Predicted 3D model of a 77-nucleotide RNA (transfer RNA) from a Deltaproteobacteria bacterium.
[in-house]
RNA sequence: CGGGAAAUAGCACAGCCUGGUAGUGCGCGAGCUUUGGGUGCUCGAGGUCGGCGGUUCGAAUCCGCCUUUCCCGACUA
Repeated sequence: CGGGAAAUAGCACAGCCUGGUAGUGCGCGAGCUUUGGGUGCUCGAGGUCGGCGGUUCGAAUCCGCCUUUCCCGACUA
């Protein structure tokens, strides 16, 4: 320098192709259960979906640019 992949809750990820309510598990908080803890059950909190723009009635999803990480190739020694 060229090509590709990834970025979504505290952690691990799904959802994207085919635009229309942002989800799952673990974790966290409360309650029930227990002598207590654990397990189990129920409920709840927690996100401006990496950033900036564009398209659209409507963008996590489509398009452009940028940032970070990873992989492959090229170049140099």
The sequence is in RNAcentral, with records from ENA. Rfam family: tRNA. By type it is a transfer RNA.